[in-house]
Molecule: Bacterial RNase P class A
Organism: Desulfobacterales bacterium
Parts: sequence; structure tokens; C1' cells
RNA sequence: CGGCGUCCGCCAGACGAUCGCCGGCGGGCUGCGCGCCUGCCGGAGGAAAGUCCGAACACCACAGGGCAGGGUGCUCCAUAACGUGGAGUCGCGGCAACGCGAAGGAAAGUGCAACAGAGAGCAGACCGCCCCGCACCCACUUUUAUUUCCAGGACCGGUAUUACAGGAAAACGAGCCUGGCGAUAAAAGUGGGUGCGGGGUAAGGGUGAAACGGUGCGGUAAGAGCGCACCAGUUCCCCGGGUGACCGGGGAAGCUAGGUAAACCCCACCCGGUGCAAGACCGAAUAGGGGAGCGUUUGAGGGCGGCCCGCCUGAUGCUUCCGGGUAGGUCGCAAGAGGUGCCGGGCAACCGGCAUCCACAGAUGAAUGAUCGUCGCCCGCAGGCGGGGCAACCGGCCUGCGGGAACAGAAUUCGGCUUAUGGACGGCGCCGGCCG
Repeated sequence: CGGCGUCCGCCAGACGAUCGCCGGCGGGCUGCGCGCCUGCCGGAGGAAAGUCCGAACACCACAGGGCAGGGUGCUCCAUAACGUGGAGUCGCGGCAACGCGAAGGAAAGUGCAACAGAGAGCAGACCGCCCCGCACCCACUUUUAUUUCCAGGACCGGUAUUACAGGAAAACGAGCCUGGCGAUAAAAGUGGGUGCGGGGUAAGGGUGAAACGGUGCGGUAAGAGCGCACCAGUUCCCCGGGUGACCGGGGAAGCUAGGUAAACCCCACCCGGUGCAAGACCGAAUAGGGGAGCGUUUGAGGGCGGCCCGCCUGAUGCUUCCGGGUAGGUCGCAAGAGGUGCCGGGCAACCGGCAUCCACAGAUGAAUGAUCGUCGCCCGCAGGCGGGGCAACCGGCCUGCGGGAACAGAAUUCGGCUUAUGGACGGCGCCGGCCG
């Protein structure tokens, strides 16, 4: 210097003039009706909005129990109370300061989750892996049989030749035997492949956002927490810190149980209703009209948010229908869980004490408005002067011009929440850059 986070407190123009309003306090006039004139003081909000919560107050005569219904949902604290606030724990997001959380229970039960996928929670077999059986194919080995070829052999035929009493005998030929290489067929065995059937498996692959813990080793026919080591989760035990939610550490058990409860549900705690158009008083008017039903202590009817029990009240009573009249005035109405200042306690929300203030709006078809002028505030541009700092840089004054001021109006009051919205300043912190 830039970007960001957070604690907030503050402001929502001022003055003057003219005209017009509401309330209060005075003065004068008066036909005494509070009518007229006049002076002073005061006169919307941080949300007055939403009507989302909670209460004060008023009425429902008084006092209960249960069911249903509603609310809250981590811990502690604050408060009149709350579904609010503070501080923290855990989870998620962010580099961080910080922000958000509808934050009890999924092993009580029920439900839901498209498509894909075998299977989405007492799950599951698609592709695969392993074992067994059967069939077929291939290879190898062995056995048997046959056979081509080769080698050898015996016998027979056979003649050249030789010899010649008797004979011997090459080449060649038919069949036989033995051996070897090979081929074919059959059988058996081994190995491989394909197909079918049966069994085992959930480790590998695939589908999906997510697949019934993860990694590694062993083990197995192949696998699997099947076993082991480490890790995560769950349950239990122990130690330390903390009021607590919880945090840290150690151990045991192979126990492995997805998501969703702002789905139904379960658990814990809490909860009367109606509301200022509440309600109280005064006055006036009408036709103290007509009809029906129930009931009179064996209790009708009514009341107590809905229902049940229970309780109370109740007799010229109660309910209901038709018709008629009034809708005026006063109070409620602003003095409070109040505002402000200071002190003390507390991390804080907040609590306590002392002092002080209240002429700080009270309208009731609903008041504070309109016009003009000046100044102020904020933003931008231009020019000038001058200050601080080592530097990067910061910031003051004057002049001129232009522009801007949002969301929006009490109606019984208060504590919050939510929504809409303009502007300026301060404190603390985080991240990045620059300079020294």
C1' cells in the first nucleotide's frame, strides 16, 4: 500500500422565513359551549416492517390427572422468558484471521434411494479363480496289433558255377522269424484346450455417488479376519486433564454392524386459552316482543384450548329460532423486566451498587407537511499552497465545477429473531506486495 475477517458504537442533516397540524404548560377574551386569540416546550425508527418466537398486563370464578397435539435437541452459563444470547466442545468450509451447523438415537421398529449392476443391508454371482464328473480335440509316453522301408537270420524254390558215389552252391524269388526308424488303429496314463453339468469362492475385474473395513504376510484346491502384524471403526476396562460436552494416553476382544430421522418413529426436557378489536366504566335507544325444546337436586344446560376422568356452577334456569334497537363517550394510553453516567464482579452474554432524568409522541379515519434561502456532510474532477517520513508513501488547507443523501412511518408495551437499506469513522486481527 492492496485485499480480507471481526467487535462494535454512531448518524439518518442544521439554521432561518412563510403558511398548515397534534399533545402539554400558561395568559387573555368569553355568549361559559372549552368556543376564539396568543406565548413557550415537545412531536416516529434502526428497523416503526414481517407477525416468526417469548413475556408483562387483562379476561376466562377456583384447583387437578391422563391422552392427543406442539416446541426444543452437544455442554455449561445468562435471562422475566424464549425456538434468544454468551462461552466452549465436536463436525464441515477457508492458506489464515474466521464463518456455518435442523449437533440426541440408524444394534427398538417401519419406510425411502432414479439408472446401472449379480447384488444397495439377515445382499449377492455378471466376467472370472479352484475342485469333481462326462464328451470332444491336440501333444507326449507306454502296451498291443497291423504295416511301408532297412538290417540280419533260418527254411524252401532256383540255376550260373563247381565238383561228382552221396553232394555244395552265388545272384534272384515266395512266404516265415528277430531287431530298428516310422506310420496307422485301439486301450491306458500324463499334460493342455473347448463345451456341458455339479460343488466351492467373493481375494482379482466390471457396474455405480456409494458394494458388508484397509494394507501386507501366511495359509488354502482356489479363496475368505481363516490366522498374524499395523491402521480405521465398534464395545468394554484403566490412567491423566476438564463443572461438562469432550481431549490425551494405555490395554482387551477378529467384534466389523452403508446412507437417510428439516422421513414416520424412539428417547429426554418443556408447554392452559384468548388477546388492547383484551378489558373496565358512563350514557343513550328499542318492542323488559313472539315461538320451540329440555329441566328443576335421580342435575338439563353451561364453564375449565381438543378428548376422557374429575371439579365447579346451576332453577322466575338454560339452549335455540324469528323480529327490533345501539354501534356514542371516557379510561386502558405510557413511569417501565425504563433511559443515561460512574464504580465493582465476570473471558463474555450479563449481574450488582450509587447518582440522575422523564415538558423525551400518544393519534383515533388516524398528527410532525409544503415552499424558498444559507450552511454543513459524502463522492468525483481541475488548480494552488504547504506539512510528516530514510524511503515506499501518508495526510492537511484554499478555490472552482458537477453530482448525491437509501430502506422507509408509531397505534398496548417490552426482550429477541428475520427481512429491506444509504453513509462515515474507530479498535483488533489475517494474507499478500513494496521500501528501509